[in-house]
Context: one part of a larger RNA
RNA sequence: UUGGGUGUAAAGCGUCUAUAGGUGGCUUUACAAGUCCGCCAUCAAAUCCCAGGGCUCAACCCUGGACAGGUGGUUGAAACUAUGAAGCUGGAGUAUGGUAGGGGCAAAGGGAAUUUUUGAUGGAAUGGUGAAAUGCGUAGGGAUCAAAAAGAACACCAACGACAAAAGCACUCUGCUGGGCCGACACUGACACUGAGAGAUGAAAGCUAGGGGAGCAAAUGGGAUUAGAUACCCUAGUAGUCCUAGCCAUAAAAGAUGGAUACUAGGCAUUAUGCGUAUCGACCCAUGCAAUGUUGUAGCUAACGCGUUAAGUAUCCUUCUUGGGGAGUACAUUCGCAAGAAUGAAACUC
Repeated sequence: UUGGGUGUAAAGCGUCUAUAGGUGGCUUUACAAGUCCGCCAUCAAAUCCCAGGGCUCAACCCUGGACAGGUGGUUGAAACUAUGAAGCUGGAGUAUGGUAGGGGCAAAGGGAAUUUUUGAUGGAAUGGUGAAAUGCGUAGGGAUCAAAAAGAACACCAACGACAAAAGCACUCUGCUGGGCCGACACUGACACUGAGAGAUGAAAGCUAGGGGAGCAAAUGGGAUUAGAUACCCUAGUAGUCCUAGCCAUAAAAGAUGGAUACUAGGCAUUAUGCGUAUCGACCCAUGCAAUGUUGUAGCUAACGCGUUAAGUAUCCUUCUUGGGGAGUACAUUCGCAAGAAUGAAACUC
């Protein structure tokens, strides 16, 4: 490379945008590059294959021939692909009327709780555990009430629910703003799909600088437990967690399932929306489209299971895989302030 694969056995990039490339809807026409038919030339001989012959046979040797294929030339064909021209509307998009939403960014406001401080009441405990102790408290704690301050997170609603490319997103209100879905069908007329490199984004932890610091809490101190206990339990507690600006680029970043299109039984349920029916109206009933679930037929699967949201049936593009360990290591390069990240072997061994 061919072939086989990528939910769980090795293997889908964390996610998206998009360049090159690859692939690409319907109709008419032109052309003849690809494609196909015929003919000609050529691809030394030997070898291989077939037929016949010669050594007594065979190996071996001799004679003749062909298939298949390549290259060049030439006469044609025009379905398909490419290309040129003209058109179409179903794919795609624009405009328009609605609509749901924790989608994003910024600003303002709110209450509960926690902790601390101050004051009042009061007088001995409190706290914690399996049991205790460290701790805290007569310098007045804990408890109760009042006031103040601070930071962080937003109970109920809440759902098997919504939105977002993923990471993610929830107190309330305001401003700016992205995307989706539905309806009627006005416009453009294949403008599409995928996507190597590339770019953007990317939880938590971590890093740099400046703020902030209530609670929680790596590290650390102490108390227990234990043979020991660098732990689990308790009491304290610093980075951090929060904000602003900038890095880092990784996660079991998971649906362990790349994207797009078409087709292939149903049942039940939820969300958004449209139409019909019904009604005073809301329900109810029937149905279309989009999304999210559950069960399940055919089919698939090693099985588990998947099953119109496919892991079914097909087409297009793309990542990745090829026994375990060594090893996501060494070396080298790129990136990074660093931590490290990305790319990524071999010897050897079973």